[in-house]
Molecule: c-di-GMP-I-GGC riboswitch aptamer
Organism: Clostridia bacterium
RNA sequence: AUCGAUAAUGGCAAAUCCGAUGAAAGUCGGAGACGCAAAGCCACGGGCCUAAGGUCAUGCAUUAGUAUUGGCUAUGGUAGCCGGGUUGCCGAAA
Numbered sequence: 001a002u003c004g005a006u007a008a009u010g011g012c013a014a015a016u017c018c019g020a021u022g023a024a025a026g027u028c029g030g031a032g033a034c035g036c037a038a039a040g041c042c043a044c045g046g047g048c049c050u051a052a053g054g055u056c057a058u059g060c061a062u063u064a065g066u067a068u069u070g071g072c073u074a075u076g077g078u079a080g081c082c083g084g085g086u087u088g089c090c091g092a093a094a
Base pairs, nucleotide, nucleotide: 002094003091004090011036012035016031017030018029019028020027021026034080040086041085042084044083045082046081047078048077049076053073054072055071056070057069059066060065
């Protein structure tokens, strides 16, 4: 250095519930632990989620519009989907 113990010291916290925030996805705080050796940090590539706005169709209107319903779309998210970048605790075996 690779690597990763039924080691040690510590750490994080899924679902769910409560509060805040947001159009939503989600995020933040509290409770809570399914898990995690980078489940620390970064949306750069792919995936996935959402669709406010935009757009197409459609409805209502009837020439000015309106925004009902549906499709598409990220500029919104997800680092606990994968890859990549970056920083880092411990030290058995190999």